A computed fold for a 107-nucleotide RNA from Geobacter sp. UBA6151, annotated as SAM riboswitch aptamer (S box leader). The organism belongs to Geobacter, within Bacteria.

RNA sequence: UGCUUAUCGAGAGUGGUGGAGGGACAAGGCCCGACGAAACCACAGCAACCGGCUCCACGGCAGUGGAGCGACAGGUGCUAAAUCCUGCCGCAAGGCGAAGAUGAGCG
Numbered sequence: 001u002g003c004u005u006a007u008c009g010a011g012a013g014u015g016g017u018g019g020a021g022g023g024a025c026a027a028g029g030c031c032c033g034a035c036g037a038a039a040c041c042a043c044a045g046c047a048a049c050c051g052g053c054u055c056c057a058c059g060g061c062a063g064u065g066g067a068g069c070g071a072c073a074g075g076u077g078c079u080a081a082a083u084c085c086u087g088c089c090g091c092a093a094g095g096c097g098a099a100g101a102u103g104a105g106c107g
Stems, first nucleotide, its partner, number of pairs: 001107008013043005021032003027086003044079003049075002051072001052069007083099001087096003
């Protein structure tokens, strides 16, 4: 960096450095910010994708599937607002799509 696939209305912040921006991109809106933005660091936390553990089922005994566990010292990720809102269909409830984010797998 590309492809495939799952998920995205839940959840979880303090301190230090820093010093004016930030909420992905374009535009419009609406918000956050000198009661301190971004970024970096430390510690803490959330979640449960991968890994791990337990139980059950199947089994060709290699493994596969299901359920549960974070009191599980692991690998990522995340910790304002629906992915802050925006397109299309629908009276509505709701459904679909694009782009993006994160994980896993592959190149």
Of the family's consensus pairs, 93% are formed in the model. It matches the Rfam family "SAM riboswitch aptamer (S box leader)". Rfam links the family to the GO term regulation of gene expression.